[in-house]
RNA sequence: GACGACAAUGGCAAACCACAGCGAAAGCGUGGGACGCAAAGCCACCGGUCCUAACCCUCACAACUGGCGAGGACGGACAGCGGGGUUGCCGAAC
Repeated sequence: GACGACAAUGGCAAACCACAGCGAAAGCGUGGGACGCAAAGCCACCGGUCCUAACCCUCACAACUGGCGAGGACGGACAGCGGGGUUGCCGAAC
């Protein structure tokens, strides 16, 4: 450098539950919980998935002082979807 033991010391925590916590939502936080994880530490850079209140754009209907419906990220979420970047504990075998 690479690799990852039925090793050691520790770590994280899915689903689910609770909250007179946050958010429009996806989702997040805290506590419980453990399916799993050798980066399940950190970063939305690329692809992907998910959300959509307001603004904006397109279309339909209605209408002439501006309504209503559908669609659309340039906005947001996920690092426990894959890739990439970056930092890092331990040391059997190779």
A computed fold for a 94-nucleotide RNA from a Desulfobulbaceae bacterium, annotated as c-di-GMP-I-GGC riboswitch aptamer.
Model confidence (mean pLDDT): 83 of 100.
The organism belongs to Desulfobulbaceae, within Bacteria.
Of the family's consensus pairs, 91% are formed in the model.